[in-house]
RNA sequence: AGAAAAUUAGGUUAAUGGUAGACUUAUAGCCUUCAAAGCUAUUGGCGUUGGUUCGAUUCCGACAUUUUCUG
Numbered sequence: 001a002g003a004a005a006a007u008u009a010g011g012u013u014a015a016u017g018g019u020a021g022a023c024u025u026a027u028a029g030c031c032u033u034c035a036a037a038g039c040u041a042u043u044g045g046c047g048u049u050g051g052u053u054c055g056a057u058u059c060c061g062a063c064a065u066u067u068u069c070u071g
Base pairs, nucleotide, nucleotide: 001070002069003068004067005066006065007064010024011023012022013021018054026042027041028040029039030038047063048062049061050060051059
């Protein structure tokens, strides 16, 4: 310098245009003599900015970050 891939909850990750889910963490409650385990509930999210579309995590462009490949 060129090319490719990825970015979703505190963490690990689903969702191929139609109301973003799960596990775990955290908080509260139940249970227990107490605790652990278990059960229930709650909180918390689509990298940024534009475009296409009735409707975008999803399609397109630019940018940012990370990783890989070529030289």